[in-house]
Context: one part of a larger RNA
RNA sequence: UUGGGCGUAAAGGGAGCGUAGGCGGUUUGAUAAGUCUGAGGUGAAAGUUCGGGGCUCAACUCCGGAUUGCCUUAGAAACUGUCAGACUAGAGUGCAAGGAGAGGUUAGUGGAAUUCCCGGUGUAGCGGUGAAAUGCGUAGAGAUCGGGAGGAACACCAGUGGCGAAGGCGACUAACUGGACUGUAACUGACGCUGAGGCGCGAAAGCGUGGGGAGCAAACAGGAUUAGAUGCCCUGGUAGUCCACGCUCGUAAACGAUGGGUGCUAGGUGUCGGGGGUAUCGACCCCUUCAGUGCUGCAGUUAACGCAAUAAGUAUUCCGCCUGGGGAGUAUGCACGCAAGUGUGAAACUC
Numbered sequence: 001u002u003g004g005g006c007g008u009a010a011a012g013g014g015a016g017c018g019u020a021g022g023c024g025g026u027u028u029g030a031u032a033a034g035u036c037u038g039a040g041g042u043g044a045a046a047g048u049u050c051g052g053g054g055c056u057c058a059a060c061u062c063c064g065g066a067u068u069g070c071c072u073u074a075g076a077a078a079c080u081g082u083c084a085g086a087c088u089a090g091a092g093u094g095c096a097a098g099g100a101g102a103g104g105u106u107a108g109u110g111g112a113a114u115u116c117c118c119g120g121u122g123u124a125g126c127g128g129u130g131a132a133a134u135g136c137g138u139a140g141a142g143a144u145c146g147g148g149a150g151g152a153a154c155a156c157c158a159g160u161g162g163c164g165a166a167g168g169c170g171a172c173u174a175a176c177u178g179g180a181c182u183g184u185a186a187c188u189g190a191c192g193c194u195g196a197g198g199c200g201c202g203a204a205a206g207c208g209u210g211g212g213g214a215g216c217a218a219a220c221a222g223g224a225u226u227a228g229a230u231g232c233c234c235u236g237g238u239a240g241u242c243c244a245c246g247c248u249c250g251u252a253a254a255c256g257a258u259g260g261g262u263g264c265u266a267g268g269u270g271u272c273g274g275g276g277g278u279a280u281c282g283a284c285c286c287c288u289u290c291a292g293u294g295c296u297g298c299a300g301u302u303a304a305c306g307c308a309a310u311a312a313g314u315a316u317u318c319c320g321c322c323u324g325g326g327g328a329g330u331a332u333g334c335a336c337g338c339a340a341g342u343g344u345g346a347a348a349c350u351c
Stems, first nucleotide, its partner, number of pairs: 003323004007305002012319001014201001016199002021194003025087007033080002035076008048066007090191001091188003094184003098181001103177007110154001115149007125136002162169002206247006215241002220236004259318006267296005273290005300307002324351003333344004
């Protein structure tokens, strides 16, 4: 609980597509469901309530009104709805030249580095730390040179740069493929926005089967530190990290801690992708206009911090959510899952 809110106090769903529903551009005509006006009927009495009256007052009692509603009927036609027609500013399609991009999937290729193996040179240390030790090394390590194997990640470019709905995406090449942006104004003619349920997507970790395994590294072992040290530091090291398929997931400080759409509201200054103009031999420069991404700042707003055309301003529309702390994201039921667990989600009691 008809209220007030949701950047940081409790509160924006992780994010998309979309069903029902809610909301919806300009204009003409009709209709009269909503809406408004008049009349009538009903709304029993008592009670209630409002205004009066009677018992000296009050309780009590009497009179009148209301009884917010429903129905019928006559009208009004601005707005909402419905029906019919028209329109182009929303939305979409086309066309043009396109240009930009770590957007996605698959296949192939490349170089640097680490590790390991083989060989050469070479000799006593290497490694590690605050200091050490465990560890490696005369069976020749570390260093250095040559050759080979294998896996993973892609230095510089690199940028409050780009792309994607979000998660996220970074070597190069090819194939397939999604979206956005700019210009034009040919076409459709409101086809739109949101979206309970629903459906697919969703980092990392985890699970199943089969591969792979260089480096790193939960667990684990050892060495240190310490009063202790189930840690921080060191030496090792297995799952895992990688690939294919499947699953849970399904969850994250999934963050801009800020849901989506639309309109309006001073400026200044960077940057990315386009267009137009001006200028020029040309590239710049300059002016302007779209679409992104930053900083700064007025009005306004805010408890303050701050936000400020990428709003947390001002309006409107739809969805989600909050309602003192603990108990508790627990118990229980249900659903999903192989499990781990996840979703939904209380109360007693207590302050």
Molecule: small-subunit ribosomal RNA, central domain
Organism: uncultured bacterium